[in-house]
RNA sequence: CGUGCUCUGUCGCUCAAUCCCGGGGCAUCGCCGCAGUUCAGCGAGGCCCGGGGAGCCGGGGAACCACUUCUCAAUGGGGUGAAUCGGCCCACCGGACCACCGGUGGACCGUAGGAGACCUUCCUGCUCCGAACCCGUCAGCUAACCCGGUCGGCGAAGGAAGGAAAGGAGAA
Numbered sequence: 001c002g003u004g005c006u007c008u009g010u011c012g013c014u015c016a017a018u019c020c021c022g023g024g025g026c027a028u029c030g031c032c033g034c035a036g037u038u039c040a041g042c043g044a045g046g047c048c049c050g051g052g053g054a055g056c057c058g059g060g061g062a063a064c065c066a067c068u069u070c071u072c073a074a075u076g077g078g079g080u081g082a083a084u085c086g087g088c089c090c091a092c093c094g095g096a097c098c099a100c101c102g103g104u105g106g107a108c109c110g111u112a113g114g115a116g117a118c119c120u121u122c123c124u125g126c127u128c129c130g131a132a133c134c135c136g137u138c139a140g141c142u143a144a145c146c147c148g149g150u151c152g153g154c155g156a157a158g159g160a161a162g163g164a165a166a167g168g169a170g171a172a
Base pairs, nucleotide, nucleotide: 010156011155012154013153014152018054019053020052021051023049024048025047026046028044029043030042031041055150056149057148058147059146060145065140076138077135078134079133080132085110086109087108089106090105091104092103093102094101095100113129114128115127116126118168119167120165121164122163123162124161
């Protein structure tokens, strides 16, 4: 000097996943009290558990409207989410004499769509994502009403780029 790992802090990103108010338990420190210890009381911060609220998010649920639904080889239907759709190859399964058709999985190549540093909108770019899970035979929309979630995963001196418009936020 560079790189990797761990801890803490700061500043951020994704996501609905932020903010506030009590309660219980565990030990620690300080104060008070006392001859001393202990107990009781008060204060402080730490850890764990659970409760309530605000904001944000999701689902169910009329009329009207919409849909005609299910079954018909294999694939019921639906939800959260940007995460859909297609091409080629390989493997397996089914219908099948071959050919061919369909389904599942994998590896590639694309793609609808999505994310990126004050916030919103627009333009030009660059870097990425384009998954995963859930319900359980059942749900179109949907006022009233009912039910639930508020987790997790990441980054580092910057492409955290440049330009435009209006308003706001914050700092000096």
Model confidence (mean pLDDT): 77 of 100. Predicted 3D model of a 172-nucleotide RNA (c-di-AMP riboswitch aptamer (ydaO/yuaA leader)).